[in-house]
RNA sequence: GGGCGCUUAGCUCAGUCGGUAGAGCAGCUGACUCUUAAUCAGCGGGUCGACGGUUCGAGUCCGUCAGCGCCCA
Repeated sequence: GGGCGCUUAGCUCAGUCGGUAGAGCAGCUGACUCUUAAUCAGCGGGUCGACGGUUCGAGUCCGUCAGCGCCCA
C1' cells in the first nucleotide's frame, strides 16, 4: 500500500424485510435468610465509532474518515 471482517448500555453480545433499541453480567433499590455472600422482585443506564448521502422514515442501505483484527504485498 491492497483485500476482508468488526465497532450497539460499564463488560460480553443480540437486533428478522428499513418502521417504538434489547438480553445476560455488572450497578442501584427493596424483600428474604442461608450473611466475604446467595436467592427473588424491581429500577436506572444508549449522540447504535465520526461525518455526509438516499428515504416519509436508517442501528440496518450507500460514500468518506477513524480505531481494532485477519490475510496479501